RNA sequence: CGGGCUGUAGCUUAGUCUGGUAAAGCGCGUGGUUUGGGACCACGAGACCGCGGGUUCAAAUCCCGCCGGCCCGACCA
Repeated sequence: CGGGCUGUAGCUUAGUCUGGUAAAGCGCGUGGUUUGGGACCACGAGACCGCGGGUUCAAAUCCCGCCGGCCCGACCA
């Protein structure tokens, strides 16, 4: 330098193909059961969907640019 994959809640990941209210597990908070802890149950909080722009009535999803990470190749030595 070129190509591919990837970025979504504190963490790990779905959802993207085929646009239509962003989901789950763990973790966290409150309550219940227990003497207490743990465990279980119920409820709840928590995500500018990497950044900017475009298309559209509507974008995590489609298009363009940029940034970070991973892999492969080329180049230099």